This is a predicted structure of a 1524-nucleotide RNA (small-subunit ribosomal RNA) from an uncultured rumen bacterium. The sequence is in RNAcentral, with records from ENA and SILVA. The coordinates come from a structure-prediction model, not an experiment, and the mean pLDDT is 84. It matches the Rfam family "Bacterial small subunit ribosomal RNA".
[in-house]
RNA sequence: AGAGUUUGAUUCUGGCUCAGGAUGAACGCUGGCGGCGUGCCUAACACAUGCAAGUCGAACGGAGAAAUGAUGUGAGCGGGUGCUUAGCUUGCUAAAAGCCCAAUCUUUUCAUUAUCUUAGUGGCGGACGGGUGAGUAACGCGUGGAUAACCUGCCUUAAUCCGGGGGAUAGCAGUUGGAAACGACUGGUAAUACCGCAUAAGCGCACGAAGGGGCAUCCCUAUGUGUGAAAAGGUUUAACGGGUUAAGAUGGAUCCGCGUCUGAUUAGCCGGUUGGCGGGGUAACGGCCCACCAAAGCAACGAUCAGUAGCCGGCCUGAGAGGGCGGACGGCCACAUUGGGACUGAGACACGGCCCAGACUCCUACGGGAGGCAGCAGUGGGGGAUAUUGCACAAUGGGCGAAAGCCUGAUGCAGCGACGCCGCGUGAGUGAAGAAGUAUUUCGGUAUGUAAAGCUCUAUCAGCAGGGAAGAAAGACCCCGCAAGGGGAGAUGACGGUACCUGACUAAGAAGCCCCGGCUAACUACGUGCCAGCAGCCGCGGUAAUACGUAGGGGGCAAGCGUUAUCCGGAUUUACUGGGUGUAAAGGGAGCGUAGACGGGACGCCAAGUCUGAUGUGAAAUCCCACGGCUCAACCGUGGAACUGCAUUGGAAACUGGCGACCUGGAGUACCGGAGGGGUGAGCGGAAUUCCUGGUGUAGCGGUGAAAUGCGCAGAUAUCAGGAAGAACACCGGCGGCGAAGGCGGCUCACUGGACGGUAACUGACGUUGAGGCUCGAAAGCGUGGGUAGCAAACAGGAUUAGAUACCCUGGUAGUCCACGCCGUAAACGAUGAAUACUAGGUGUGGGGAGGCAAAGCCUUUCCGUGCCGCAGCUAACGCAAUAAGUAUUCCACCUGGGGAGUACGUUCGCAAGAAUGAAACUCAAAGGAAUUGACGGGGACCCGCACAAGCGGUGGAGCAUGUGGUUUAAUUCGAAGCAACGCGAAGAACCUUACCAGGCCUUGACAUCCCGAGGACCGGCACAGAGAUGUGCCUUCUCUUCGGAGCCUUGGAGACAGGUGGUGCAUGGUUGUCGUCAGCUCGUGUCGUGAGAUGUUGGGUCAAGUCCCGCAACGAGCGCAACCCUUGUCUGUAGUAGCCAGCGAGUAAAGUCGGGAACUCUACAGAGACUGCCGGGGAUAACCCGGAGGAAGGUGGGGAUGACGUCAAAUCAUCAUGCCCCUUACGGCCUGGGCGACACACGUGCUACAAUGGCGUAACAAAGGGAAGCGACGGAGCGAUCCCAAGCAAACCCCAAAAAUAACGUCCCAGUUCGGACUGUAGGCUGCAACCCGCCUGCACGAAGCCGGAAUCGCUAGUAAUCGCAGAUCAGAAUGCUGCGGUGAAUACGUUCCCGGGUCUUGUACACACCGCCCGUCACACCAUGGAAGUCGGAAAUGCCCGAAGUCAGUGGCCCAACUUUAACGAGAGGGAGCUGCCGAAGGCAGGUCUGAUGACUGGGGUGAAGUCGUAACAAGGUAGCC
Repeated sequence: AGAGUUUGAUUCUGGCUCAGGAUGAACGCUGGCGGCGUGCCUAACACAUGCAAGUCGAACGGAGAAAUGAUGUGAGCGGGUGCUUAGCUUGCUAAAAGCCCAAUCUUUUCAUUAUCUUAGUGGCGGACGGGUGAGUAACGCGUGGAUAACCUGCCUUAAUCCGGGGGAUAGCAGUUGGAAACGACUGGUAAUACCGCAUAAGCGCACGAAGGGGCAUCCCUAUGUGUGAAAAGGUUUAACGGGUUAAGAUGGAUCCGCGUCUGAUUAGCCGGUUGGCGGGGUAACGGCCCACCAAAGCAACGAUCAGUAGCCGGCCUGAGAGGGCGGACGGCCACAUUGGGACUGAGACACGGCCCAGACUCCUACGGGAGGCAGCAGUGGGGGAUAUUGCACAAUGGGCGAAAGCCUGAUGCAGCGACGCCGCGUGAGUGAAGAAGUAUUUCGGUAUGUAAAGCUCUAUCAGCAGGGAAGAAAGACCCCGCAAGGGGAGAUGACGGUACCUGACUAAGAAGCCCCGGCUAACUACGUGCCAGCAGCCGCGGUAAUACGUAGGGGGCAAGCGUUAUCCGGAUUUACUGGGUGUAAAGGGAGCGUAGACGGGACGCCAAGUCUGAUGUGAAAUCCCACGGCUCAACCGUGGAACUGCAUUGGAAACUGGCGACCUGGAGUACCGGAGGGGUGAGCGGAAUUCCUGGUGUAGCGGUGAAAUGCGCAGAUAUCAGGAAGAACACCGGCGGCGAAGGCGGCUCACUGGACGGUAACUGACGUUGAGGCUCGAAAGCGUGGGUAGCAAACAGGAUUAGAUACCCUGGUAGUCCACGCCGUAAACGAUGAAUACUAGGUGUGGGGAGGCAAAGCCUUUCCGUGCCGCAGCUAACGCAAUAAGUAUUCCACCUGGGGAGUACGUUCGCAAGAAUGAAACUCAAAGGAAUUGACGGGGACCCGCACAAGCGGUGGAGCAUGUGGUUUAAUUCGAAGCAACGCGAAGAACCUUACCAGGCCUUGACAUCCCGAGGACCGGCACAGAGAUGUGCCUUCUCUUCGGAGCCUUGGAGACAGGUGGUGCAUGGUUGUCGUCAGCUCGUGUCGUGAGAUGUUGGGUCAAGUCCCGCAACGAGCGCAACCCUUGUCUGUAGUAGCCAGCGAGUAAAGUCGGGAACUCUACAGAGACUGCCGGGGAUAACCCGGAGGAAGGUGGGGAUGACGUCAAAUCAUCAUGCCCCUUACGGCCUGGGCGACACACGUGCUACAAUGGCGUAACAAAGGGAAGCGACGGAGCGAUCCCAAGCAAACCCCAAAAAUAACGUCCCAGUUCGGACUGUAGGCUGCAACCCGCCUGCACGAAGCCGGAAUCGCUAGUAAUCGCAGAUCAGAAUGCUGCGGUGAAUACGUUCCCGGGUCUUGUACACACCGCCCGUCACACCAUGGAAGUCGGAAAUGCCCGAAGUCAGUGGCCCAACUUUAACGAGAGGGAGCUGCCGAAGGCAGGUCUGAUGACUGGGGUGAAGUCGUAACAAGGUAGCC
């Protein structure tokens, strides 16, 4: 950076699609490891369970626990003493009541404690942190300002104060209500709880007054008087607290400028609304609230309404400008089940507080209560879809506390998910027998592929073992210090035995996904057969699919790969950067003009825009740069830059703007002059048409392609005279004039608009454009009233036609005309908005002016109009080109794929018709413009052809032959199908052929190659069975040799294979037909064109011809044409047998029969000849044409062969060849018989005829061929076909062989015949193995149709048609066919209007499969979306009224009240409260409307859909030009 897709091709316009990047993603297949991130986009749906906000005993009274001390009770180890008892060693041992000491335990009471725990009072915090994005289009957010209109707990700084009292209350105890939640009463108690008092300043308020400042209100400083307001203690060593004032910091509040989505099919909105005065309220300004007064305020620069939406830093994309997004992180806002409300507080109208109302859920004893995960986990639900009811407070941060510490789902970590980004690995080297396998194959090979195996090596990751962090040093404690601070030692880890390091071990455990027709990198085989399927677009698939499915191979990416969804890009396809509007979509029908936008020359000032400097701000993160930290990277840190913006301020003054005062060139005015179908009104005129009256006059008129309807003997048409009426104005008249456009045409008058020329007196930028608005606006149409001659929708009739609601004809009403009023549209077009300036020329024409000259005129020049041609330039091209579509500027309008659709709905206008504005769903991949080449035209021009015409003869009618269709059949084998199938393949079906049918047989086969066994032959002959194929039997029977064997043949066997007239001519080769023997078809180079292409090849002549000449941006060339070839026509030379015979000789009945001849004919070889060469005329003097001469032949002499590029998917797989498919005891092969020969019928091609130009009978003259399995003479037999005998001849020798028509003569005499010969009978002949189906010929007999052929149609232009016979191929036999041959031998062609075909040029085209094209509409069927619709069901936001919770505020407060005052006391007062009332007030109720959604019988059109119906509208002059 582009690519694909409209066409036969091109170019442009234009849409659709693709390649890129991205994502909080999802889905499919797959899945080794790690790091860093990230994870309900849907139901702001409902929530079980646990946790998420507490803390302080150094505020308080208690309670409990612990410790210590004291005290009392009890138990009591042990020790001492010891009555008594026992033993005995008699003074020792043991037991034991009692007493003493007493460790220890228990317990009562009291006291103490920097001990621990704590419900309650009290303080601080629950307004932070965390979540969500419902609402909000707003000062909500962003940015920059303002507060002289404000508040601020904790914190910091400074100053200062802390005196003295009082009364309660919870806890607690008792009583008591309730199921519970939760209370009630009585008693008593503490405080840093509460309340007075004192004191009090630079504090507050009121009044007074001085100075200063500012930005309007005002502010500051100093000051006088009056008045008001404080406090709290705790511990005691200090720390810690409390009050007031001032300031700071932090946080908040309010106001303002600018910016912030879509819709005008939302245009008007608003009643506290806008402002004022005075109050109230608030921290504070303010209609924030209230009373009164005024009537304002907002809005096209988009108010109001509706829809959508949290905003931003940023993120994605993009070259940028932009576009899209706002998930994570960060800032702000809003919300916390829905709605309302306040309380407390420094801060809330408060997510885990309160009150009320609604919905929902739960408990209940039915009386009443409880609740709010949009905190972290988790559940259900919704959904395509989104995680653990984890660990820890170790770190960071927060709350409380003096602190230890406690709390912390903030946070730090872990878990799950390839969801994203980043990194690593799945091994490395060597290894050719190019293994095996697989795929393919032309069977040779090729590919997979150094890939594997094998050998050598390494060890990242995972697994095992060992070691093992950093993150953590503060606080606290100790020491120093008044303090600030400094020093010291020790403790503390959720993650985690994790990161990381090391060792041993084994290539062992670790690759998939998508794609391979083009775009787009990558190809083969098989399967399938418009099926199954693919597909992003174009499009693949109907038997050889690189596009479906599978396989092999290949390409891409890789732990991922694809798909889907969405966004940007590409898309300059909304165009600011950076588009357009003549014909592609797009200029308003035209003018006037408002707002707005833009605006001439010179001067001065200002400084809004503009430029420049400085300052502030533009949070952090992000992006970028540099450096650094994790092994790298992702990620993270530090610094810089940047944040393109906003604001303040200093300056500049060119430009824009503003102000002032000028100028005349733009514009306008005045004066003079001429031109004009400019407009309006009135009057007048003649021609014509029609009608009426009268005259003349008679049978038609009229109309058409032709007719008819119509008019006319009741007198038309025609003609003459007179009259009436309406409409339109011939000639002049002209791409001439005027007008803004629509439009305007006889003449005259009146009124009136504009333009132009000249003059340069006046004004002094007064200009241009112009959204809305207003006016004008053809025709048709509408309303009212007139008018109506002609014309003429509708309508009627007549024609045409398959039909004809049309075209044509005869009539004819609205209308056309006038007046007034509507409508407001047109292909309202130059398909070209208006204005200004500039940019070569040439030539007409209209109006005016100037100058010159030799002046009825001409020339030069100038202004304004109106045309043509043309340069530069522009344009896709066509074209435009001073009247621009050029170069520039200004303003307006409009466009953004086709269809749906200028439709629907809504609104405005209209009497209506309708107009204006103007969508969507759905659907398509195109729809278009210009030009090119063809093809086509019931377009044009020119030309040719037996194309027509002029002629001759036929076909179509008959009979027969032959081919075809159809039908039939066991089979009637197959092919050929307009010309260009049909006497065609078939130059010849009795068997064979033969491919078809029936039946009988064979299975390596009738035929080819290879292998094995047997044999020696094979061949041939004979016999039998059988329809035959075939089977059985008999006879006969190899070669070579180095003696090993080999060759050949037969037979048997197995398998490879044979075989197939089976399919596909739309897989093919080859061959052929046809256009067409038509004159065309192309190329190279050059030139032109953006290109397809053009030129050449067109043009002027000419020709049979693209034949030739001339001209020409062409010059040459090729395939075709022509010529060269064959044949025929004349002559010459050579030659002379089998051909010839003039002359000579011989000879015959005759005869080249013989000698001979070489003249002639002929034969067959070589030549000549014809070339427009000569003459005349025409023509450009050319090519050439016409005429003539000469010549056998004259203008390619006649004929043949020869067939350009191509067309028809033309024909042929059945001539042959051949790919693929199919059959293989059969779709192959053999045989017999049948069929191809059928027969109601239809068609083609022929033969014979219908007769006298004839039939019959008698008699002449050819050419070209053929002949050995042949032709067959002569002779003989037969009526004949033919037969017998048999000569000659491989043929210029012999034979077939007679030519026939014709001529002459005779006969027939117009008839179904002496025409015609079908059909049939009969008797024969020939060929052949065999003539039944099914041959040909002959004799005799029979003697059909047919008397010249409807519509229609064919051939032929000279040795032709017509007519006559002859020969040949095929062939045993079998032509009316075919191919040749000669004989006789015409007529006609004016001419190119028409039919058919072709060629060239040109034109139109919506055709390109190319007119057998394309294509339109109704109807019928199916599906889809949509409009209307009696209605029905919802949703939303408002409005009016009713009701009115909680609650604030106000009023009242007769009831209640400890503190203060007073009283001795009761009491009273001050003050407060309950209650009640009022304003407001959510939900709710009622009501009528607005907007919007869904649905609805029926209904309207629309779209889509291989082969439905009816017509033929459009494209060609589309057959009536088309269109609006």